This is a predicted structure of a 146-nucleotide RNA (c-di-AMP riboswitch aptamer (ydaO/yuaA leader)).
RNA sequence: GCGCCCGGACCGCCUAAUCCCCCGCGCGGGGAGCCGGGGACCCGCAUCCGUGACCCCCUGGGGUGAAUCGGCUCACAUCGUGAGCCGUAGGGCGUCUCCUGGCCCGAACCCGUCAGCUAACCCGGUAGGCGGCGAAGGAAGAGGAG
Numbered sequence: 001g002c003g004c005c006c007g008g009a010c011c012g013c014c015u016a017a018u019c020c021c022c023c024g025c026g027c028g029g030g031g032a033g034c035c036g037g038g039g040a041c042c043c044g045c046a047u048c049c050g051u052g053a054c055c056c057c058c059u060g061g062g063g064u065g066a067a068u069c070g071g072c073u074c075a076c077a078u079c080g081u082g083a084g085c086c087g088u089a090g091g092g093c094g095u096c097u098c099c100u101g102g103c104c105c106g107a108a109c110c111c112g113u114c115a116g117c118u119a120a121c122c123c124g125g126u127a128g129g130c131g132g133c134g135a136a137g138g139a140a141g142a143g144g145a146g
C1' cells in the first nucleotide's frame, strides 16, 4: 500500500415506525408528530322467522401491508393442504415529477362469525431490515444550496 472479516462513529435507504421528557433502567411510563382500526344520521348493499354462556382451533368474512391473481409439477390423499418452478396486479431503487433503461421484492401476521361509508367519540401501533462510488444509469423539467 492492497484485499478480507469484526466493531464503533458518521452519512444515507426501505418503512407510519421519528423526536422530546420522566424513571425504580425494564419487554417501563408520558407527550408531540406520523400510521392504522372501530364507530351514527344520509347514502350504498342486503332482505322469512327463530336460536343459552364460556374456551381453543379455524371454514366463511374482515384487517395491517406493495405483497394479489393465475398456470405447471410433486407429495399427502382430493371441491383442499403443503413444497417447488414460471408468470402477474402491485411496490422499491439515495431532493421531487415525467419519459427511457435495467435490477430487486411480490413476504409475514392479526381479529374470531363480527366489521360498507361514517361527524362526535373510542381503541391500537410507532417493530424491524439494509447500504458505504452506485442502475445512486440516460433524457427533460422543477426545487434547493453556493
Base pairs, nucleotide, nucleotide: 010132011131012130013129014128018032019031020030021029022028033126034125035124036123037122038121043116060114061111062110063109064108069087070086071085072084073083074082075081076080090105091104092103093102095142096141097140099138100137
Model confidence (mean pLDDT): 79 of 100. It was read from a public genome assembly, where an Rfam model found it. Of the family's consensus pairs, 92% are formed in the model. Its Rfam family is "c-di-AMP riboswitch aptamer (ydaO/yuaA leader)". Rfam's curators write: This family represents a conserved RNA structure found upstream of the ydaO and yuaA genes in Bacillus subtilis and related genes in other bacteria.